[in-house]
RNA sequence: UGAUGAACAAGGCAAAACCGUCGAAAGACGGUGACGCAAAGCUGCGGGCCUACGGAAUAGAGGGGGGACUAUUCCACGGCAGCCGAGCCGCCACA
Repeated sequence: UGAUGAACAAGGCAAAACCGUCGAAAGACGGUGACGCAAAGCUGCGGGCCUACGGAAUAGAGGGGGGACUAUUCCACGGCAGCCGAGCCGCCACA
C1' cells in the first nucleotide's frame, strides 16, 4: 500500500427468544443467550423500511353553529447503521 480474508492464529461484536427498565408505538438500554458478522465500529447525509403520541384532510352521527366523539386516509418532528449507498475511523492475518 491492497479492489485480499482461502488457510493458520489473536482478540472483538451478538440475531431470535426470555427477564427487567424506558417509550404512545416502532424501538432502545441492561442481563441471559448465539443466528450470524471482516467493519454486525461511529454518523440518520441520500434512498428504503417500521411506527403515528401529536397534527391535517375527508366522511359519519348529533346539532342553530362549533368543540368533543367515531371511521378512513395522509404527514416524522420518532426510529432501524444486523436493508442498500455515502462519509469518518480502525484490529489481526496474508500478499